[in-house]
RNA sequence: GCAGCGGCUUGGGCGAUCGCUCGUGCUCGAAGGAGUGCGAGAGGAAAGUCCGGGCUCCACAGGGCAGGAUGCCGGGUAACGCCCGGUGAAGGUGACUUCGAGGACAGUGCCACAGAAAACAAACCGCCUUCCGGCGCAAGCCAGCGGGUAAGGGUGAAACGGCGGGGUAAGAGCCCACCGCGCGGUCGGUAACGGCCGCGGCACGGCAAACCCCAUCCGGAGCAAGGCCACGUAGAGGAGCGUUCGAGGGCUGCCCGCCCGAGCUCCAGGGUAGGCCGCACGAGGCGCGCGGUGACGCGCGUCCCAGAGGAAUGAUCGCCACCACCGCAAGGUGGAACAGAACCCGGCUUAUGAGCCCUGCAGCG
RNA sequence: GCCUCGUGACGCGACUGGGUCGCGGGCCGAUUGUCUAUCGGAUGAGAGGAGUUCGAUUCUCCUACGAGGCGCCA
Numbered sequence: 001g002c003a004g005c006g007g008c009u010u011g012g013g014c015g016a017u018c019g020c021u022c023g024u025g026c027u028c029g030a031a032g033g034a035g036u037g038c039g040a041g042a043g044g045a046a047a048g049u050c051c052g053g054g055c056u057c058c059a060c061a062g063g064g065c066a067g068g069a070u071g072c073c074g075g076g077u078a079a080c081g082c083c084c085g086g087u088g089a090a091g092g093u094g095a096c097u098u099c100g101a102g103g104a105c106a107g108u109g110c111c112a113c114a115g116a117a118a119a120c121a122a123a124c125c126g127c128c129u130u131c132c133g134g135c136g137c138a139a140g141c142c143a144g145c146g147g148g149u150a151a152g153g154g155u156g157a158a159a160c161g162g163c164g165g166g167g168u169a170a171g172a173g174c175c176c177a178c179c180g181c182g183c184g185g186u187c188g189g190u191a192a193c194g195g196c197c198g199c200g201g202c203a204c205g206g207c208a209a210a211c212c213c214c215a216u217c218c219g220g221a222g223c224a225a226g227g228c229c230a231c232g233u234a235g236a237g238g239a240g241c242g243u244u245c246g247a248g249g250g251c252u253g254c255c256c257g258c259c260c261g262a263g264c265u266c267c268a269g270g271g272u273a274g275g276c277c278g279c280a281c282g283a284g285g286c287g288c289g290c291g292g293u294g295a296c297g298c299g300c301g302u303c304c305c306a307g308a309g310g311a312a313u314g315a316u317c318g319c320c321a322c323c324a325c326c327g328c329a330a331g332g333u334g335g336a337a338c339a340g341a342a343c344c345c346g347g348c349u350u351a352u353g354a355g356c357c358c359u360g361c362a363g364c365g
Numbered sequence: 366g367c368c369u370c371g372u373g374a375c376g377c378g379a380c381u382g383g384g385u386c387g388c389g390g391g392c393c394g395a396u397u398g399u400c401u402a403u404c405g406g407a408u409g410a411g412a413g414g415a416g417u418u419c420g421a422u423u424c425u426c427c428u429a430c431g432a433g434g435c436g437c438c439a
Base pairs, nucleotide, nucleotide: 001361002360003359004358006357007356008355009354010353011352012320013319014318015317016316017315018314020041021040022039023038024037025036026035027034028033043338047349048348050347051346052345053344054343055222056221057220058219062256063255064254065253067218068217069216070215071214072086073085074084075083076082087101088099089098090097091096102213103212107211108210109207110206111205124153125152126149127148128147129146131144133142134141135140161179162178164176165175166174180202181200182199183198184197185196186195187194188193226277227276228275229274237267238266239265240264241263248260249259250258270438271437284303285302286301287300288299289298290297291296322335323334324333325332326331366435367434368433369432370431371430372429375389376388377387378386383419392406393405394404395403412428413427414426415425416424
């Protein structure tokens, strides 16, 4: 310098002027309100709503079926499908990354095309061979019926262990060594797992992001939750069901059990998107110290920090910091992305600017 | 706020693990004096990106876009 589909961090700082929203104090005004001082005022993703929790209500939520989610091991956490550390496998020259990595001897199912055969295997070509026939003096050759053979060819994503040697009519774990696989023992490790030793002679194809089985977890709904107040019509009309022979509701797909229970459902109509609380002290932020490889935890100090109407959170200028260009230099010019809270929090994912570190290659010193 | 569904040629649809298919439209050619009709031919697609699988329109995840439903008071 180039490349990296490698990792990590961060999302500018200070000041001035003019505005906006909210809270609060003062002044003015009969009131609506106006003026003024002070304080506060978006993000790392506020986004998607993909997970988990808090909170609230429903019986403080019980049992079963169904359903959903997760799936190596250990830890973190309020919890998780998240995070950290490790194991194994895979990818990459490497930095490093990815993994839905339980079970295929519980059962069912699928494996197109090609190929002889696709799952308690199979003989198309090839190899070997009994018998019979033909040819030949003979060794032998050719053709046919049948048998043996999975070593070779060919097909396929996948062909019932691999390679080598022995053996054989030809072959074959038939036998042997190594490797793989399975089983057992032992050592290390909390464990996943790994190392070593011995035995077995292969018996076990793949797919569970196919049904399924196993283990663990999940009660339902959501701030239009939920509570209070105000306004308005009409507890008006019609139909059906029901009042201990229990309609209907909590309760959501179903059943049981429990509780409430005199009203409920439909038709046709009426009213309103009114006010207040919930609603900002929280698994809170920042700093320091300690423990831990780390996620994280503990202790001390300090701070109070958006709460709306769907509408506020802005604009301009100066200095510093960052990047690009120009310039020997002083300096000058320009640029700065994605995007905007609405009950809150922890994650994931997606969008996006900048910086730092690391790796590979090439050149120069 | 909660939930459900969809996305394929220019348009409308079939296909639910194994050749992307049909109808209409547009284009070219034949037929005709010309147009239509008819006949023949070619072009053209699984929203985008990953994963599982030997193999993905189909199964799973993420993203984008679109459509629909429910929820107030008495």